[in-house]
RNA sequence: CAAGGCAGACUAGAUGAUCGCGCUCGGCAUGCCGAGUGAGGAAAGUCCGGGCUCCACAGGACAUGACGCCGGAUAACGUCCGGGAGCGGUAACGCUACAGAGAGUGCCACAGAAAAGAUACCGCCGCGUCAGCGGUAAGGGUGAAAUGGUGGGGUAAGAGCCCACCGCGAUGGUGGUAACAUCAUCGGCAGGGUAAACCUCGUCAGGAGCAAGACCAAGCAGCAAAUAGGGUUGUCCGCCUGAUAUUUGCGGGUAGGUUGCAUGAGUGGUUUGGUAACAAAUCACCUAGAUAGAUGAUCAUCUUCGACAGAACCCGGCUUAUUGGCUGCCUUGUCUU
Numbered sequence: 001c002a003a004g005g006c007a008g009a010c011u012a013g014a015u016g017a018u019c020g021c022g023c024u025c026g027g028c029a030u031g032c033c034g035a036g037u038g039a040g041g042a043a044a045g046u047c048c049g050g051g052c053u054c055c056a057c058a059g060g061a062c063a064u065g066a067c068g069c070c071g072g073a074u075a076a077c078g079u080c081c082g083g084g085a086g087c088g089g090u091a092a093c094g095c096u097a098c099a100g101a102g103a104g105u106g107c108c109a110c111a112g113a114a115a116a117g118a119u120a121c122c123g124c125c126g127c128g129u130c131a132g133c134g135g136u137a138a139g140g141g142u143g144a145a146a147u148g149g150u151g152g153g154g155u156a157a158g159a160g161c162c163c164a165c166c167g168c169g170a171u172g173g174u175g176g177u178a179a180c181a182u183c184a185u186c187g188g189c190a191g192g193g194u195a196a197a198c199c200u201c202g203u204c205a206g207g208a209g210c211a212a213g214a215c216c217a218a219g220c221a222g223c224a225a226a227u228a229g230g231g232u233u234g235u236c237c238g239c240c241u242g243a244u245a246u247u248u249g250c251g252g253g254u255a256g257g258u259u260g261c262a263u264g265a266g267u268g269g270u271u272u273g274g275u276a277a278c279a280a281a282u283c284a285c286c287u288a289g290a291u292a293g294a295u296g297a298u299c300a301u302c303u304u305c306g307a308c309a310g311a312a313c314c315c316g317g318c319u320u321a322u323u324g325g326c327u328g329c330c331u332u333g334u335c336u337u
Stems, first nucleotide, its partner, number of pairs: 001333008010324001013302007021038007040308001044319002047317005052209004059237004064205005069083005084098001085096004099200002104198002106194003121140002123136005148166006167189001168187008213259004222250006229241003266285008
């Protein structure tokens, strides 16, 4: 200098002037003044997990759904951190829907002789004048995949038939919390793949949701039917309730106000522990709460002249969209010293 990898923070503004908005607090003459404050890294998607609220059962079983290597973090998770295995990359690093195929069922098109209730097309060897018969699965072909692989011996020609190494299985040793890694001994050992197919195993899951709920004000009009009916996923059991009850159908009234509604699993600094995610202690800070929905308009100058894009109970994640540069660490290549 070039190319790449990982991570962090920011994200169109600054200055001046003139007007205009929401909330909180104070002053008080009750409509004015003053002070403070006012959209994001994703506010989006509504995909997971919770906090919170209500339902007496948040009890049990089945069904259903989700997750799936090991160890940790967390309020929890399908998230995050660290490690293992496999794959990709020269590497830094990245990806993984990563339990079980000897419990069972299903599928592997076409091609090919044959893809499991498996098989001999070409070839090789032996017998035979020929037709043909017998042996073979080493070589060739087909295919994503063809009866473990390579080498040697042996054989009529071959084949784990025998041997060495690799692979596979069993039993143990060592290291590690573990997933696993590695070593040794024994065994010639025989079909593979697929579970993001059904299934098996293990773990987890009560339901509904801020339009949840609570309170106040105002207003109306009830009628009919059912009953072993009703009780917040479905089914069953248990339990509770139960005729002034519950449920269903038709009809009428109201849709107004307050609250929930922002002090939080909160943010930031420092120290300690930990590889880290994170935890503890301590100090400091308060940073939107609208409800037809607030942060805007004009002028002048400067500038890096920029996208995706606007809270609606709150938080931890994930996913998607996307501009412009900045900072740090690491890998590879080239040149110079």